[in-house]
Description:
This is a predicted structure of a 691-nucleotide part of an RNA (large-subunit ribosomal RNA, domain II) from a metagenome. Rfam family: Bacterial large subunit ribosomal RNA. Gene Ontology terms of the family: structural constituent of ribosome and ribosome. The full RNA is in RNAcentral, with records from SILVA.

Context: one part of a larger RNA
């Protein structure tokens, strides 16, 4: 890991509700106790229980009673009338282990442990060697004596080096190991608070601990075995056969409440209502949201006209005067607002009424799940007009939705899958090859844009206005471009060109008191403006379309791919075609609804068949029909001319299943009906058992 076997809503008593069937104003027996053909079955048993009357706290009174003074009023009953009880059977709740495994853990005057290890007792054993050389003590020096010193003796240190022995720093193997802590190198300690042998002591909220919460048998912030014990788990996982019908929530409130739970909403099935219902029209309402506006409430810019401020000037005081300062009210023009509004839709809500048989409503009852939501569109609030973000409110998908498009791709588009079919037509989306269909017309794009902002720019098409032109425009080319004058002031100097201040006048075809460069200034050069020459447009601005640049990343690139330019890109416009599980067609199977026609009928109905209508996607989860497995019970059968099982699969059947022939096996068993369940396996890191 595979296989085989096993493995999970059980059972009990109690209540509600559903269906069946007994007896009914009744219905039923508990323990006992009695017959019996004894796990059975039949009588007895009338205490009790439900129901047949309520009201009251009661006493107590009763179709009425409480309250009250009440023959006011009011509560709760009673009427018209009314059914209940106890079996079986499902469905569910409580209580018990209650669907099944699963804790860490808590307790026990139960018990086992100190052969490991920790302290302790008693008894024994071991520590090579080498080195250092304390006191002391002696002989010499020394001193008044001491003291003190020198050589010598001597042999002291929880002293020194380093084997055995104990330890276990530091790295490397080793990591399914040689090994559940070692090897190998290296290190500490080795006369000491040393190490070690045997013997014995101390234990579980207890020992022992030179203290780490260490250690008490590979277990220690409370060992190990056993019982309480199936502890508890609002938590994870897990839970076995088919098929039909319908079919949700991820919200509101509340909760020692947020992953739990109650009650509403949603879903189911039954009973009742029986057109009320979704939706549509047609009237009627009430708003104050979108936009708007500014008449309140604030905000917030210019003027202007002025209060009250500053500041100047004047002033012995009192009066003044000015002011490109600041600024109220008021005007004027122009504006902003969730928490303003003089106004205000579309919607959307409630009403009334007509139409709306719809897998519509409403009301009671059984039984549920859900309460973790996701994302896209739209209106908003947080945020950063960030997020696959976070919170609402709306509407759709997915959740619980397959199919087709989006290459790929819950939530985007299109469209809801009862099976079958080697028919057919759309839809989103496509129709050069990859790959089903159009090399289709008319434009626009040259960037492979298509297939990345904001900003830039004689890129290209298209539209608009507007100057200027055959009285010659624009570009180019030739020519002229001058005089008072070097204006004037300023300066060193200012002569067109450093500033400043004015900007005249002359002669002309025109010519600036000068557009720019350039000079110390001048000079030069050019430029405005004029002929001339050429001979048909040329400038501006302003929209609308596709293009360009703006563009840097890490394995090799990338509209999916190839590749494609009058496209196979973009805009438009025809026509055909392809495209799905949509929608047609044929054949089936099935709910549910009305029905011809036959059968039952306790008359309420049911059942089989024809016809028509309309569904048959589905998670949780309700409802409903059935198969298969062991056993009992009554009935019918089979079986050595071969039962079960075992192989082995036609046929049947929607489907669980059924199960011919054949073979094998060698003694039992099948079918119909009803009953009873240890009654269905692929998953719990399920259990055993094999390989």
């Nucleotide at each position: 890991g595979u296989c085989u076997g096993c493995g999970a809503g059980u059972u009990a008593g109690u209540g509600c509700c559903c269906g069946u069937g007994g007896c009914a104003a009744g219905c039923u027996u508990a323990a006992g106790c009695c017959c019996u053909u004894c796990a059975g079955g039949g009588g007895c048993g009338c205490a009790g229980g439900c129901g047949c009357a309520g009201g009251g706290a009661a006493a107590c009174c009763g179709a009425g009673u409480c309250c009250g003074a009440a023959c006011a009023g009011g509560g709760c009953g009673a009427c018209c009338a009314c059914a209940g009880u106890g079996g079986c059977g499902g469905g569910c709740a409580c209580u018990g282990g209650a669907c099944c495994c699963g804790a860490a853990g808590c307790g026990g005057a139960g018990g086992u442990g100190a052969u490991c290890u920790a302290c302790c007792c008693a008894u024994g054993g071991c520590c090579a060697g080498g080195a250092c050389g304390a006191a002391g003590c002696g002989c010499c020096a020394g001193u008044a004596a001491c003291a003190u010193g020198u050589c010598g003796u001597g042999g002291a240190a929880g002293g020194c080096c380093g084997a055995a022995c104990c330890g276990g720093u530091g790295a490397a193997u080793c990591u399914u190991g040689a090994g559940a802590a070692a090897u190998c190198c290296u290190c500490g300690g080795a006369u000491g608070a040393g190490c070690u042998g045997u013997g014995g002591g101390u234990a579980g909220g207890a020992g022992u601990g030179a203290a780490a919460g260490g250690c008490u048998a590979a277990u220690c912030a409370a060992a190990c075995c056993c019982c309480g014990u199936g502890a508890u788990a609002g938590c994870u996982g897990g839970u076995u056969c088919u098929c039909u019908c319908c079919g949700a929530a991820a919200u509101g409130c509340a909760u020692u409440g947020a992953g739990g739970u109650g009650c509403a909403g949603c879903g189911u099935c039954g009973c009742a209502u029986g057109c009320u219902g979704a939706u549509g029209a047609a009237c009627g309402g009430g708003g104050g949201u979108a936009g708007a506006g500014c008449a309140c409430u604030g905000a917030a810019u210019a003027g202007g006209c002025u209060a009250g401020g500053g500041g100047a000037c004047a002033c012995a005081c009192c009066c003044g005067u000015c002011u490109a300062c600041c600024a109220a009210c008021c005007c004027u023009a122009a504006u902003c607002a969730a928490a303003c509004u003089c106004c205000g839709a579309a919607u959307a809500c409630c009403g009334u009424u007509c139409a709306a048989u719809g897998a519509a409503g409403u009301g009671c009852g059984g039984c549920a799940g859900u309460g973790a939501g996701a994302c896209u569109g739209c209106g908003g609030g947080g945020g950063a007009u960030a997020a696959g973000c976070u919170u609402c409110g709306u509407a759709g998908u997915c959740g619980a939705g397959a199919g087709g498009g989006a290459a790929a791709c819950a939530g985007c588009c299109c469209a809801g899958a009862c099976c079958g079919g080697c028919a057919g037509c759309c839809a989103a989306g496509g129709u050069g090859c990859c790959u089903a269909a159009a090399u289709a017309c008319c434009g626009c794009u040259c960037a492979g844009u298509g297939g990345a902002a904001a900003g830039g720019a004689g890129g290209u098409g298209g539209g608009a206005c507007u100057a200027c032109a055959g009285a010659g425009a624009c570009a180019g080319u030739g020519a002229g471009g001058a005089u008072g004058u070097u204006g004037g002031c300023u300066u060193a100097g200012a002569g067109g060109c450093a500033g400043c201040c004015a900007c005249c006048a002359u002669u002309u075809a025109a010519a600036c008191a000068g557009u720019g460069c350039g000079u110390a200034a001048u000079a030069g050069c050019u430029g405005a403006c004029u002929c001339a020459u050429c001979g048909a447009g040329u400038g501006g601005u302003c929209c609308c379309g596709c293009g360009c640049c703006g563009a840097a990343a890490a394995u090799g690139a990338u509209u999916g791919g190839c590749g494609a330019u009058c496209a196979a890109g973009c805009g438009g416009u025809a026509u055909a075609c392809c495209g799905a599980a949509g929608c047609u067609c044929c054949g089936g199977a099935u709910g549910c609804c009305a029905u011809c026609g036959g059968g039952a009928u306790u008359c309420g109905u049911c059942c089989c068949u024809u016809u028509g209508g309309u569904g048959u996607g589905g998670u949780a989860g309700g409802a409903g029909a059935g198969c298969a497995u062991u056993g009992u019970c009554u009935g019918a059968g089979c079986g050595c001319u071969g039962a079960a099982g075992c192989c082995g699969g036609a046929u049947g059947g929607c489907g669980a299943c059924u199960g011919a022939a054949g073979g094998u096996g060698g003694a039992g068993u099948u079918c119909a009906g009803a009953c009873a369940a240890g009654a269905g396996a692929g998953c719990a890191u399920g259990c055993a058992g094999a390989c």